[in-house]
RNA sequence: GGGGACGUCGUCUAGCAAGGAAGGACAACAGGCUCCAGACCUGUAGGUCGUGGGUUCAAAUCCCACCGUCCCCACCA
Repeated sequence: GGGGACGUCGUCUAGCAAGGAAGGACAACAGGCUCCAGACCUGUAGGUCGUGGGUUCAAAUCCCACCGUCCCCACCA
């Protein structure tokens, strides 16, 4: 230098094919239960969906550029 994969709550991840507005598990917090705690049950909060732009009535999803991580190939020494 060329090509490819991936990036989503604190963590892990579903959703992307075929656009309709983000769900689950664990963790956190509150309550119940308990003498207390754990376990269990109920509830709550937490997401610029890597960044910016474009298309569209509508974008996590499609298009472009860029950033980051990883892989392959090539080049130089």